[in-house]
RNA sequence: UACAGAGUAGAUUUACGCGCGUUAAAAGUGCCCUGAGAACGGGGAGUUGUCUCGGGGACGAAAAAGCUUUGGCUUUGCGGUGCGUAAAUUGCAUCCCGCUGUU
Numbered sequence: 001u002a003c004a005g006a007g008u009a010g011a012u013u014u015a016c017g018c019g020c021g022u023u024a025a026a027a028g029u030g031c032c033c034u035g036a037g038a039a040c041g042g043g044g045a046g047u048u049g050u051c052u053c054g055g056g057g058a059c060g061a062a063a064a065a066g067c068u069u070u071g072g073c074u075u076u077g078c079g080g081u082g083c084g085u086a087a088a089u090u091g092c093a094u095c096c097c098g099c100u101g102u103u
Stems, first nucleotide, its partner, number of pairs: 002102004010090010020079003031057008042097004063076005
């Protein structure tokens, strides 16, 4: 000098555990519009991508059985449900520098 490569946060799926809702002003998830903010390999920059919070909109869950001191409780379900743990898969939009290997 050239070429190649590694690594994060996190995301997804499955299993297990603990919850929430299923009583309707219908929660939560996902979708659309909008405002604000945050994070994004070791360093710097950073999006039309990602995430979080707020506002608006359309849509939208399934109940059943047992017990009962009639207050409720338990179990089995249901919800593109929340959190945690494990495994697997994926993984810096992009740019510069750095790191490792070869030259």
Overview
Model confidence (mean pLDDT): 77 of 100. THF (Tetrahydrofolate) riboswitch aptamer, 103 nucleotides, folded computationally. Its Rfam family is "THF (Tetrahydrofolate) riboswitch aptamer". The family has 101 seed sequences and 747 matches in Rfam 15.1.